[in-house]
RNA sequence: GCCCCCGUAGUUCAAUGGAUAAAAUAGCUCCGUCCUAAGGAGAAGCUAGGGGUUCGAAUCCCUUCGGGGGCA
Numbered sequence: 001g002c003c004c005c006c007g008u009a010g011u012u013c014a015a016u017g018g019a020u021a022a023a024a025u026a027g028c029u030c031c032g033u034c035c036u037a038a039g040g041a042g043a044a045g046c047u048a049g050g051g052g053u054u055c056g057a058a059u060c061c062c063u064u065c066g067g068g069g070g071c072a
Base pairs, nucleotide, nucleotide: 001071002070003069004068005067006066007065010025011024012023018055028042029041030040031039048064049063050062051061052060
């Protein structure tokens, strides 16, 4: 330099272009206990950035950034 794959919650990850983006785990609040834990209830938290296509984009297209792999 060229080509391919990936980027979603603190972490691990799901979602055929269509309802408020699903869950596990961690953290927080409450219950629980003499205390801690197990267990139960609740709330909060995420689509890498920008642009485009579409009635509608995490999903499709372009570009940038980051990570991984292959060729040279």
Transfer RNA from a Candidatus Saccharimonadota bacterium, 72 nucleotides, folded computationally. Its Rfam family is "tRNA". It is annotated as a transfer RNA. NCBI's taxonomy places the organism under Bacteria, Bacteria candidate phyla, Candidatus Saccharimonadota.